Context: one part of a larger RNA
RNA sequence: CGUAGGAUAUCUGAGGGGAGCUGGCCUUAGUACGAGAGGACCGGGCUGGACGGACCACUGGUGUACCGGCUGUCAUGCCAAUGGCAUCGCCGGGUAGCCAAGUCCGGAAGGAAUAAACGCUGAAGGCAUCUAAGCGUGAAGUCCCCCCCAAGAUGAGAUAUCCCAUCCUUAUAAAGGAGUAAAAACCCUUGAAGAGAUACGAGGUAGAUAGGGCAGAGGUGGAAGUGUGGCAACACAUGGAGCUGACUGUUACUAAUCGUUUGAGGG
Numbered sequence: 001c002g003u004a005g006g007a008u009a010u011c012u013g014a015g016g017g018g019a020g021c022u023g024g025c026c027u028u029a030g031u032a033c034g035a036g037a038g039g040a041c042c043g044g045g046c047u048g049g050a051c052g053g054a055c056c057a058c059u060g061g062u063g064u065a066c067c068g069g070c071u072g073u074c075a076u077g078c079c080a081a082u083g084g085c086a087u088c089g090c091c092g093g094g095u096a097g098c099c100a101a102g103u104c105c106g107g108a109a110g111g112a113a114u115a116a117a118c119g120c121u122g123a124a125g126g127c128a129u130c131u132a133a134g135c136g137u138g139a140a141g142u143c144c145c146c147c148c149c150a151a152g153a154u155g156a157g158a159u160a161u162c163c164c165a166u167c168c169u170u171a172u173a174a175a176g177g178a179g180u181a182a183a184a185a186c187c188c189u190u191g192a193a194g195a196g197a198u199a200c201g202a203g204g205u206a207g208a209u210a211g212g213g214c215a216g217a218g219g220u221g222g223a224a225g226u227g228u229g230g231c232a233a234c235a236c237a238u239g240g241a242g243c244u245g246a247c248u249g250u251u252a253c254u255a256a257u258c259g260u261u262u263g264a265g266g267g
Stems, first nucleotide, its partner, number of pairs: 001152001005163007015149004021049007033038001051106005059100004066093005071086006110144003117137004164266001166178004183262004187204005209255003212251005218244003225238005
C1' cells in the first nucleotide's frame, strides 16, 4: 500500500514443512511341519537402541555481583577486623536460570487408491486363459489420519463484537479539507520475549510492571565483639550464628508524572 467504511478478537485451511527407523525376550508352542536334527506363519504381551520434541520435581553440570577456607603483597596509623591485586589469585560448596548424563512423551493404530504378485468370472479362439469388457486381494511406498506454519490464498475467505452516519469548500460529488468515535500509537516501568534494533507479552497510580523494604525458602556452615580455658597455635560459649544474586509471598517507599498524536462518514 492492497484486501470497497474504521476497528478488536477468534477461526477456516488452498498451499507448504515435519515425522516415518529398528533389535531382543515371553506366549501361542516345543504346537503345525519333519524319520530325526530342528522348528514356524498368524495373533497377543513385555522391554531396549538410535533419532526427535518438551521439561527441570529427581540425579547431576555450570552458576565471574552467593557463602566459607588458604597464600603472597599493598592499603585502611597499629592489634584485631577488612578492602584491592595476583587466571574468578587458588581451593571447598552452591540458589535461580540455562543444560544432559536426568525425567516424560513420540514413530503407532486406522481409512482410501495402488505396485509387483495372487485370483474370480470370461470371450476373441465350442477347449484353455487373471483381461480383451467386468470384479477382487495386495506394500516400510502414494493420499488421508498425527504435529507445525499458513488469507499478499491479489482467488486477498469466515464468525463474533465495538464505533457511527458530523462539519467546511466547490458543482447537493464517489474529490479535497477539519475535528472526532471505537480503537491504536507516541512516551515510560519492564519480561522465563529478545544477539542489537524491532516484533511479541505484562503494566502505567482506578497500579504489584521493575527496583527497594519486610517475612520466608534455598545456599554457606558457626560472623564480628565479648567472656572462659590454654604458655601458645587455638578451642569452647554467647548462637543452626552471621552473611546471602536471580526463587516465593507481601508491601506504593522510589520510578511508570502530566500529556500528545493518529484514527470512519462507507462508489
Molecule: large-subunit ribosomal RNA, domain VI
Organism: Dorea sp.